This is a predicted structure of a 71-nucleotide RNA (transfer RNA) from a Myxococcales bacterium. The prediction has a mean pLDDT of 83. Lineage of the source: Bacteria > Pseudomonadati > Myxococcota > Myxococcia > Myxococcales. The sequence is in RNAcentral, with records from ENA.
RNA sequence: GGGGUCAUGGUCCAACGGGAGGACAUCGCGCUGGCAGCGCGAAGGUGAGGGUUCGACUCCCUCUGAUUCCA
Repeated sequence: GGGGUCAUGGUCCAACGGGAGGACAUCGCGCUGGCAGCGCGAAGGUGAGGGUUCGACUCCCUCUGAUUCCA
C1' cells in the first nucleotide's frame, strides 16, 4: 500500500427492510431473623457523517477504530 471480517446498554452476544431482545452486572420491592439465593419490576444501547427507501441495526459510499490475510 491492497483485500476480508467486525463495531449494538457497564460486559458478552442476538435481531428475514417494518415492534431493538437475551444473559451477566446495577438499582428497587418481596420471600428470610440476616446473608446468600430465588421471584417480580426498573434504568441503560445501534462508532461518526452522508445516500437509497414510505420506512434502515440491516442496503450503498466516505471516515474512524479493532482484527486478519497478501505485498